[in-house]
RNA sequence: AGAUGGGAUCAAGGCAAACACGAAGUUCGAACCGCGUCAGGUCCGGGAGGAAGCAGCGCUAAGAGCCAAGGGGUGUGCCUACAUACCCAUGAAGA
Numbered sequence: 001a002g003a004u005g006g007g008a009u010c011a012a013g014g015c016a017a018a019c020a021c022g023a024a025g026u027u028c029g030a031a032c033c034g035c036g037u038c039a040g041g042u043c044c045g046g047g048a049g050g051a052a053g054c055a056g057c058g059c060u061a062a063g064a065g066c067c068a069a070g071g072g073g074u075g076u077g078c079c080u081a082c083a084u085a086c087c088c089a090u091g092a093a094g095a
Stems, first nucleotide, its partner, number of pairs: 003090005008084002012080005019072001021070001025066004034059004042051003
């Protein structure tokens, strides 16, 4: 060296927790400098008709929120534990 007993858990594998990120989905979200439709009113016209277009409404954007697949890293926990990367003790024989 080995063996036995005790301790420990910085290694390995697995499960989970917390943390940050986070597709998809969904909600809110534009006085004007987005789109559409444009009441009223305005403008053009002798008229018929047309034009621009505020509010409102609808859609969408930047952005904000909810929820959450997913993976991520670590001085978190548990299990594997008959485990070992470690520590202590004891001891015959052998060297």

A computed fold for a 95-nucleotide RNA from Paenibacillus mucilaginosus 3016, annotated as Bacterial small signal recognition particle RNA. Its Rfam family is "Bacterial small signal recognition particle RNA". By type it is a non-coding RNA gene. For this family Rfam cites "Kinship in the SRP RNA family" (Rosenblad et al., RNA Biol, 2009). Its mean pLDDT, the model's own confidence on a scale to 100, is 77. NCBI's taxonomy places the organism under Bacteria, Bacillati, Bacillota, Paenibacillus, Paenibacillus mucilaginosus. RNAcentral records the identical sequence in 2 taxa. The sequence is in RNAcentral, with records from ENA and Rfam.